[in-house]
This is a predicted structure of a 72-nucleotide RNA (transfer RNA) from Candidatus Iainarchaeum sp. The prediction has a mean pLDDT of 81. The RNAcentral record of the sequence draws on ENA. It matches the Rfam family "tRNA". Rfam's curators write: Transfer RNA (tRNA) molecules are approximately 80 nucleotides in length. It is annotated as a transfer RNA.
RNA sequence: GCGUCUGUAAGCCAAUGGUUAAGCUCCGAGCUUCCCAAGCUCGUAAUCCGGGUUCGAAUCCCGGCGGACGCA
Numbered sequence: 001g002c003g004u005c006u007g008u009a010a011g012c013c014a015a016u017g018g019u020u021a022a023g024c025u026c027c028g029a030g031c032u033u034c035c036c037a038a039g040c041u042c043g044u045a046a047u048c049c050g051g052g053u054u055c056g057a058a059u060c061c062c063g064g065c066g067g068a069c070g071c072a
Stems, first nucleotide, its partner, number of pairs: 001071007010025003018055001027043005048064005
């Protein structure tokens, strides 16, 4: 330099182009307990950036950026 794949909360991982972006862990509050742990309830927090297509984009297309792999 070229090609392929990939990017969603602090971490992991879903979402057929359509309802409030689901779930687990973490974190915070409460209940429970003599205390801790465990358990239960509630809550905070996310679609890498820009553009296009579409009535509607996390999803499709283009470009950029980052990552992984391969070739040179």